RNAcentral holds the sequence, with entries from SILVA. Small-subunit ribosomal RNA from a metagenome, 1487 nucleotides, folded computationally. Rfam family: Bacterial small subunit ribosomal RNA.
RNA sequence: AGAGUUUGAUCCUGGCUCAGAAUGAACACUGGCGGCGUGCUUUAUACAUGCAAGUCGAACGCGAAAGUGUCUUCGGACGCGAGUAGAGUGGCAGACGGGUGAGUAACGCGUGAGAAUCUACCUUUUAGUGAAGAAUACUCUCGAGAAAUCGAGGUUAAUACUGCAUAAGUCCCUUCGGGGAGAGAGACGGCCUCUUUGCUGUCGCUAGAAGAUGAGCUUGCGUACUAUUAGCUUGUUGGUGGGGUAAAAGCUCACCAAGGCGGUGAUGGUUAACCGGCCUGAGAGGGUGUACGGUCACAUUGGAACUGAGACACGGUCCAGACUCCUACGGGAGGCAGCAGUAGGGAAUAUUGCACAAUGGGCGAAAGCCUGAUGCAGCGACGCCGCGUGGAGGAUGAAGGUCUUCGGAUUGUAAACUCCUGUUGAGUGGGAAGAAAAGCUUAUGGUUAAUACCCGUAAGUGUUGACGGUACCACUAAAGAAAGCUCCGGCUAACUUCGUGCCAGCAGCCGCGGUAAUACGAAGGGAGCAAGUGUUAUUCGGAAUUACUGGGCGUAAAGAGCGUGUAGGCGGCCGAUUAAGUCAGUUGUUAAAUCUCCCGGCCCAACUGGGAAACAGCAAUUGAUACUGGUCAGCUAGAGGGUAAGAGAGAGAAGUGGAAUUAUCGGAGUAGCGGUAAAAUGCGUAGAUCUCGAUAGGAACACCGAUGGCGAAGGCAGCUUCUCGGCUUACUUCUGACGCUAAAACGCGAAAGCGUGGGGAGCAAACAGGAUUAGAUACCCUGGUAGUCCACGCCGUAAACGAUGAUCACUAGAUAUGGGUUUUGUUUAACGAAAUCUGUGUCGUAGCUAACGCGUUAAGUGAUCCGCCUGGGGACUACGAUCGCAAGAUUAAAACUCAAAGGAAUUGACGGGGGUCCGCACAAGCGGUGGAACAUGUGGUUUAAUUCGACACUACGCGAGGAACCUUACCUAGACUUGACAUGUACCUGACCGCUGUAGAAAUACAGCUUUCCAAGCUUUGCUUGGACGAGCACACAGGUGCUGCAUGGCUGUCGUCAGCUCGUUUGUGAGAUGUUGGGUUAAGUCCUCUAACGAGCGCAACCCUUGCUGCCAGUUGCUACUCCUUCGGGAGGCACUCUGGUGGGACUGCCUAGGAAACUAGGAGAAAGGUGGGGAUGACGUCAAGUCCUCAUGGUCCUUACGUCUAGGGCCACACACGUGUUACAAUGGCUAGUACAGAGGGCAGCAAUACCGCGAGGUGGAGCUAAUCUCAGAAAGCUAGUCUAAGUUCGGAUUGAAGUCUGCAACUCGACUUCAUGAAGUUGAAAUCGCUAGUAAUCGCGUAUCAGAACGACGCGGUGAAUACGUUCUCGGACCUUGUACACACCGCCCGUCACACCACGAAAAUUCUUUAUACCCGAAAUCACCAUAGCUAACCUUUUAGGAGGCGGGUGCUGAAGGUAUGGGGAGUGAUUGGGGUGAAGUC
Repeated sequence: AGAGUUUGAUCCUGGCUCAGAAUGAACACUGGCGGCGUGCUUUAUACAUGCAAGUCGAACGCGAAAGUGUCUUCGGACGCGAGUAGAGUGGCAGACGGGUGAGUAACGCGUGAGAAUCUACCUUUUAGUGAAGAAUACUCUCGAGAAAUCGAGGUUAAUACUGCAUAAGUCCCUUCGGGGAGAGAGACGGCCUCUUUGCUGUCGCUAGAAGAUGAGCUUGCGUACUAUUAGCUUGUUGGUGGGGUAAAAGCUCACCAAGGCGGUGAUGGUUAACCGGCCUGAGAGGGUGUACGGUCACAUUGGAACUGAGACACGGUCCAGACUCCUACGGGAGGCAGCAGUAGGGAAUAUUGCACAAUGGGCGAAAGCCUGAUGCAGCGACGCCGCGUGGAGGAUGAAGGUCUUCGGAUUGUAAACUCCUGUUGAGUGGGAAGAAAAGCUUAUGGUUAAUACCCGUAAGUGUUGACGGUACCACUAAAGAAAGCUCCGGCUAACUUCGUGCCAGCAGCCGCGGUAAUACGAAGGGAGCAAGUGUUAUUCGGAAUUACUGGGCGUAAAGAGCGUGUAGGCGGCCGAUUAAGUCAGUUGUUAAAUCUCCCGGCCCAACUGGGAAACAGCAAUUGAUACUGGUCAGCUAGAGGGUAAGAGAGAGAAGUGGAAUUAUCGGAGUAGCGGUAAAAUGCGUAGAUCUCGAUAGGAACACCGAUGGCGAAGGCAGCUUCUCGGCUUACUUCUGACGCUAAAACGCGAAAGCGUGGGGAGCAAACAGGAUUAGAUACCCUGGUAGUCCACGCCGUAAACGAUGAUCACUAGAUAUGGGUUUUGUUUAACGAAAUCUGUGUCGUAGCUAACGCGUUAAGUGAUCCGCCUGGGGACUACGAUCGCAAGAUUAAAACUCAAAGGAAUUGACGGGGGUCCGCACAAGCGGUGGAACAUGUGGUUUAAUUCGACACUACGCGAGGAACCUUACCUAGACUUGACAUGUACCUGACCGCUGUAGAAAUACAGCUUUCCAAGCUUUGCUUGGACGAGCACACAGGUGCUGCAUGGCUGUCGUCAGCUCGUUUGUGAGAUGUUGGGUUAAGUCCUCUAACGAGCGCAACCCUUGCUGCCAGUUGCUACUCCUUCGGGAGGCACUCUGGUGGGACUGCCUAGGAAACUAGGAGAAAGGUGGGGAUGACGUCAAGUCCUCAUGGUCCUUACGUCUAGGGCCACACACGUGUUACAAUGGCUAGUACAGAGGGCAGCAAUACCGCGAGGUGGAGCUAAUCUCAGAAAGCUAGUCUAAGUUCGGAUUGAAGUCUGCAACUCGACUUCAUGAAGUUGAAAUCGCUAGUAAUCGCGUAUCAGAACGACGCGGUGAAUACGUUCUCGGACCUUGUACACACCGCCCGUCACACCACGAAAAUUCUUUAUACCCGAAAUCACCAUAGCUAACCUUUUAGGAGGCGGGUGCUGAAGGUAUGGGGAGUGAUUGGGGUGAAGUC
């Protein structure tokens, strides 16, 4: 620091997601040790048990027992225990320490100030501490009660209680002279003394004065979200006077006034303890408040006070509520949010431990006691930090695993093995620091009258450890006991094999999985981290994705429809002053801890000690004065006024004009009018349309007219008048910053719509009718009502758009036009030119922009203010509120869902878009197909099998150029298993082959006959070794027309023989563009020209073959003009001709004319041939996952006594039917019969076969010749000549069938071809539709060949005869180029909208219903304070005039306030809810 994801690709906008760090965490797998931390985030839920606050005998009165000793009359007594234990009175503490975060949006907290206060213990200081009295608890006796506890009587003490005296200081009053009020407690030591008494010290006590500490109070500033909460408030705001408090104060009460708060957000609602800090971040910020520290609040819920220095009190009291427990039913007891612990809740959070040794706290003079504070230990990888699980050597690169191209690679120096070491753990032994004191003894200094006390110093002494025999150290043995988790498609480091087969599953996003998955599961290997590793949750970051730092608004989300204008924000020039902002210095504070730096202590680190720096905020103070602000005085450049001109559909009101439509009346006139693509509805003989005249009424204003003008916008148009607003120019005359913007508010605001009343000619929603259509609730036509018009009032919205807020300033120009002013030229009353001001357009520089584009009328560069945006959908929606008569408008969410939605531009494709062009594409013609029969292929059906493939064009007489067996892949049956075929190894053997026979359908089996070769050696009728060729047996392996053409190569089809497809430099942010476009031309991206293009490549063309003319060469098997010979068949010369086959020539727009810039085009000449002469071969980049695994090759996969191999028979030939391609026909341009003429190109030795003979014929017999320009297949046919048939199902047509044959072949039954005789079907030119062909072509006629034993109507070739037509490019189909639109890119066979049906999800409404909260009014009213009352109850201190009374107290009563509770009525919130509404998501549903 970025990355992935929208697209075919690109740039941008924009969301989603990831990589980082962190946590009081949890879960999964795993787990060696130690140190330091940390541990109920949920139910402020309920709690069993134990402990957590006591202490003081130096305040006080009492006062045991066990045990033991002595005595004893044996009943007991006395001593010690012991003034101990113990309770009680009294004092202090219990308000600290410890816990929790429910409440609280507040002076609660933070920070900084302040004044009207209190403060026990502590420190300093002043003064005092005199003398009396009455009770009471405990204890004892009696009583009540289950208990808790209580009552009566008697006795007693105090530092408990009450008077009195005194009063330095304090307080009150004051006439300033004074007067009044108000305290107390002693204890323990020392000295002296006979005792009392006295003196003295310490600790206490009382009253003051200070301090310190702590607390209370006030206040500036800061402190969450919400306006779908806008008004709140009556003790409320202030005053006066009472009361009250420690203290200011409406704190409280009475009276008076009517204030106070609020858009700088009051009031209400929701949420929340706050901070130092902690996490994150570069920072600014954002999040958070566990542990540690500060503050606050709370203690079962609510209320209340008492005591006290301090509480309205966690382990105190009273009352009320809920709950739990005890009970003898009469009553009582309780409060873990203290430490442990239990239940419950929950994803989840520990021991009912040890000790007061240390630190600290309470009490005490002290010893000491208490202390779940604290110190430690235990549990938990919860976190951070540290250590270990060994180190070195070790290649046969072991075995095993995995992969493999079978060679090897990898695991891997890893292991084994050798030599070492000894951390941790185990055992044995040793063994700290944390302990300092206090106390005691001695000495000494100070103080003092003092050798006392106290304070201090020094020495000595001696006791104290929970942790814990712990840390640590030494020794011993021993590599022995110690590694996992996640990931490996991209982001993101790390790859292979197997399994699975859109299944199982994965997934943070994109996405993987449908038979070759680096994405699922496993294995091997690898990567990362490591006693941990992953996942989940949450926070910040990345995210400049709320933008202060640091974003935007023409088209991506976003400028309010427009104006006026309040608050607010901002504001021209000059001077003075002030010092609020601003800047600088100083002071105070910003607790400690934390963070940063330095130094130190634990072996290091984590952790921790010390120091520094920092915390820049707040307050105070002293200065500075440029800028901003305040105040004052001026200026004129902003703004406004004035004067003089000017233009205008600017607004409102009144009046008025002509044309046209329609209607009415009258005249004239007759059969149609109207309307449409064509019609019909409609009107018309009751007289329409048309025409002339008159009249009525309403609405709108032709020409001018425009790219023009005006207005803030909406908008504004005949003419005239009146009233009003704005604008421009000139003069620089006046005022003197008066300005700009603009929440709230107010006003204007097209069309449609609404209300009331008019008006209504035309037009015209709705509606009716006619058409169109599959339908037509539309488009078209005929009618027609609201409405459109006017007046008044609502509505308040529009793509209200320049999709561009307002204002100011600055920044090249060119050109057009509207309105002024000035100067100037003339063609002088008009036309120009220049300058300047102000509008309105177009083009364009810089600049900006994602691009498109904008560009002085900015979307450029700056300034000010306002409005608005933050992914798509849900949603211009719901609920609520406001407005409205209504329609509806404004404001405006969430749940849920998706990973996109979007902008601009690019390349394609597409368009019932445009332009140009081509093609048997149409048109013009000729002949067919589609109808018939047959052949053949396909589908379907059938079958044991009917093998397989090919499916629009581009499958279907296709693979197959030839299925009776074979072929053959299919079926049935019978057989074989190293195999029908290949290679190798080992063993064994010497044959194998061949012949014959038997069984069998054959394969095969059995039997018999026959039977080895070469070389070497030796012990030579033979043996051994090696080799060749075989058989057998066993291993490796063979084999597969099994699957995948969507794993592939190769080959092929098609677009298409169409003219296209690319590259380098250049250019654009980029995809891409340019070139290759434009103007011409061509069959052609062919060529020319222009040109931000210049060049180049693959295609086109040419080069190749053939054909057409011709020269030369050659001359047999060809030819035969000529010569000779002849048995007249021919032969011999010959190579001129034909022909054959080699090699050349020829055609190039070369020449002429015309056009043209050229390319080239048109015509002409010549020529065998003329504009690529005809034909062929040749097929660019690519497209169709096109076809083929059954030609071949090949990856993977499957079968291996079978999916391999052999054999026989069958099938591929089936047959209701459908389609394609053909053949033959339907006849007279013909059929039949007879005669007769002319080809080309091919084939031939397992062959072609002549003459001849036989057969009606197919053919047979026979065999000359020919390895072919020699012989042969081989008669070409149509044609021509003649005859016949005569329009018919025929002398057309030949299917079908019967009979008899021929040929091939082991074999023609399924299932061949042909022949003869007989039979003689359909069919009389073919609907919709559709095919081929532009010249030697179509049509027609025959011939040949491949395959092949035989078997073509097919295929491939060959020649014979030989046409018609093309105006033309509107249309159909296909294609090319340019351009345009696009929401398409699987590319229009695309994309995509809505209803309906089904399923699921969340939400709204809803009769009602449940709960919660809050407000108001009223009722009831506990405890309690306060006030008042009463003195009929009780009563120690004090007083008095004392059997008693008074004061005071207890008890009692009344009242105010008052919690909980109740009743009633509102408000807010939450839940449920029959039914209902839309929304979202779903598989290939429906319209």